[in-house]
RNA sequence: CCGGGUGUGGCGAAGUUUGGUAUCGCGCUUGGUUCGGGUCCAAGAGACCGUGGGUUCGAAUCCCGCCACUCGGA
Numbered sequence: 001c002c003g004g005g006u007g008u009g010g011c012g013a014a015g016u017u018u019g020g021u022a023u024c025g026c027g028c029u030u031g032g033u034u035c036g037g038g039u040c041c042a043a044g045a046g047a048c049c050g051u052g053g054g055u056u057c058g059a060a061u062c063c064c065g066c067c068a069c070u071c072g073g074a
Stems, first nucleotide, its partner, number of pairs: 001073007010026004020057001028044005050066005
C1' cells in the first nucleotide's frame, strides 16, 4: 500500500438475510426468604448500536468517508 472480518448496557453474545425506535446470559440495585451469607423468588436501573454524513415516512440493519482492533497478501 491492497483486500477481508469485527465494533451493540459493566462483561459476553443475538438481532443485519426480509429497514419498523433492541433481546438473552452473567453482573449491579431494591425487596422477600435466612440469626447472617450463599442458593432461590419478585421487581428495577442501565446501550438509541465505534464515529461523521447520505438515502428513506422510518436505519443497529442500506450507501459513502474516517477511527480502532484483527486476519491475509504485497
Notes
Transfer RNA from an uncultured Oscillospiraceae bacterium, 74 nucleotides, folded computationally. The sequence was found in a public genome assembly. Rfam family: tRNA. Rfam describes the family as follows. Transfer RNA (tRNA) molecules are approximately 80 nucleotides in length. The prediction has a mean pLDDT of 82.